Context: one part of a larger RNA
RNA sequence: GAACGAACGCUGGCGGCGUGGAUAAGACAUGCAAGUCGAGCGGGACUCGGACUGUAGCAAUACAGGCUGGGUUCAGCGGCGCAAGGGUGCGUAACACGUGGGGAAUCUGCCGAGAAGUGGGGGAUAGCUCGCCGAAAGGCGAAUUAAUACCGCAUAUGACCAGAGCCGACAUCUGCUCAACGUCAAAGCCGGGGCAACCUGGCGCUUCUUGAUGACCCCGCGGCCUAUCAGCUAGUUGGCGAGGUAACGGCUCACCAAGGCAUUGACGGGUAGCUGGUCUCAGAGGACGACCAGCCACACUGGAACUGAGACACGGUCCAGACACCUACGGGUGGCAGCAGUCGAGAAUUUUUCUCAAUGGGGGAAACCCUGAAGGAGCGACGCCGCGUGGAGGAUGAAGGUCUUCGGAUCGUAAACUCCUGUCAUUUGAGAACAAGUGUUGCUCCAUAACUACGGGCAACUUGAUAGUAUCAGAAGAGGAAGAGGCGGCUAACUCUGUGCCAGCAGCCGCGGUAAUACAGAGGCCUCAAGCGUUGUUC
Numbered sequence: 001g002a003a004c005g006a007a008c009g010c011u012g013g014c015g016g017c018g019u020g021g022a023u024a025a026g027a028c029a030u031g032c033a034a035g036u037c038g039a040g041c042g043g044g045a046c047u048c049g050g051a052c053u054g055u056a057g058c059a060a061u062a063c064a065g066g067c068u069g070g071g072u073u074c075a076g077c078g079g080c081g082c083a084a085g086g087g088u089g090c091g092u093a094a095c096a097c098g099u100g101g102g103g104a105a106u107c108u109g110c111c112g113a114g115a116a117g118u119g120g121g122g123g124a125u126a127g128c129u130c131g132c133c134g135a136a137a138g139g140c141g142a143a144u145u146a147a148u149a150c151c152g153c154a155u156a157u158g159a160c161c162a163g164a165g166c167c168g169a170c171a172u173c174u175g176c177u178c179a180a181c182g183u184c185a186a187a188g189c190c191g192g193g194g195c196a197a198c199c200u201g202g203c204g205c206u207u208c209u210u211g212a213u214g215a216c217c218c219c220g221c222g223g224c225c226u227a228u229c230a231g232c233u234a235g236u237u238g239g240c241g242a243g244g245u246a247a248c249g250g251c252u253c254a255c256c257a258a259g260g261c262a263u264u265g266a267c268g269g270g271u272a273g274c275u276g277g278u279c280u281c282a283g284a285g286g287a288c289g290a291c292c293a294g295c296c297a298c299a300c301u302g303g304a305a306c307u308g309a310g311a312c313a314c315g316g317u318c319c320a321g322a323c324a325c326c327u328a329c330g331g332g333u334g335g336c337a338g339c340a341g342u343c344g345a346g347a348a349u350u351u352u353u354c355u356c357a358a359u360g361g362g363g364g365a366a367a368c369c370c371u372g373a374a375g376g377a378g379c380g381a382c383g384c385c386g387c388g389u390g391g392a393g394g395a396u397g398a399a400g401g402u403c404u405u406c407g408g409a410u411c412g413u414a415a416a417c418u419c420c421u422g423u424c425a426u427u428u429g430a431g432a433a434c435a436a437g438u439g440u441u442g443c444u445c446c447a448u449a450a451c452u453a454c455g456g457g458c459a460a461c462u463u464g465a466u467a468g469u470a471u472c473a474g475a476a477g478a479g480g481a482a483g484a485g486g487c488g489g490c491u492a493a494c495u496c497u498g499u500g501c502c503a504g505c506a507g508c509c510g511c512g513g514u515a516a517u518a519c520a521g522a523g524g525c526c527u528c529a530a531g532c533g534u535u536g537u538u539c
Stems, first nucleotide, its partner, number of pairs: 001539004006535005013387006019380002026343003030340003035080003040077002043074008052065005087298003097222007106215002111211008119153001121151002129142005158184003163178004168173001188203006224270003231261003236258004241253003273295004277288004300321005323334004351377001353376003359373001360371004390420004400411004424480001426475005439461007483528005488509003494523005504511002
């Protein structure tokens, strides 16, 4: 000198864009952060209709009952999602990460392309009702019911399973072709047409091939300190066999052999998430890994599996532990390293805000619902950038301050005064972009045996949290807006007074003991400027 997720002191006008728990992975009150689908299914409640029956009435009608249709809503069964998104950096010196390869040793829901099918049955169960236990959380029993829930059967384009052939690979073996005996599927829902039989469309479901995406495994190389750590290792190293896995493998197990690693640093100890990058620097290097992006690890601590395409699962389950809460003392409940917020520790780090309008995600045919992701606003000079605090004229060089050789010099065109301007702030009015779509209605095209639906196009209407914001126009008036540090040398900037080795200053050298440009105050000056200094850290 540059830099910072900074802090502290003094000061503080505005805006834009960023950024903000670095310490206690300490503990957490409260609210929200993952739901959705009734076009999979049966019910409950409410409501609106329809026909029917009954009662009253001559009748209109009123009331009641069950049936049926529509809507809203509630819990339940079922499906998909909850493995993403969001947070943190504890652990980890490791194939964790980066980079380059390999998988002929692998899996992949939703999505795209292609092929084939979707036949016919059965038994339950939640819910509801009844009964019982319990303070509660919750649990038990009986009866009854549905499905795209569950289970057989049929069918097999096909897939799997001995084996044979060809190619490939070092080989086990695998890719392709052929293939015996055998094994393996499925579910419906919503429309349109038709008197009906039935025809047809969309969304699904099942089997298979393939793509894409995602994931898993293996290997070469690379990146911290320490020898005041020199020897380490029994599932250890290899083999055979078996189990296990989507898959290879001591991954696990039985048996056999005695190997394997290490001064090119094994093993141990310390520290640490890794990278793209960031800071500095002429470069080479050095230091760092906030924000943003990729990967990894973790979710009170430790362990375990279940479900599932995917987890050994932050807002799932079980066990153990610590802590906290409720309790009728028998027993239960909880997990902010999600967004806000509280306490604590700390030099130190924000609102218990608005909206799903946009982008994206989940569910749904869609409308739509959910979304503390995200988009915005709020707070903090924390950083960077921009703007302003006025401009021109103005000498009696005013008053006043300071200095003085008492003549004057300086603050100083500075002020006053005159003439202007109107950025920002103030006020009055107008007032955005971010909106594409979706849906409804109408018209039209394609397709079809036919009409409608689906699909494509056009027109109208409809959707904005930010926001009455940005911006624009008008009004008034210089009015509301400057400080901080320094002035001995390094280092730009000097005098007076006070003090008297005292009080004090100080980054280094060093100042101060009666004329201190070095302390303190004042005037003047210098440098930066809404900041200026100090401290810390890195180069």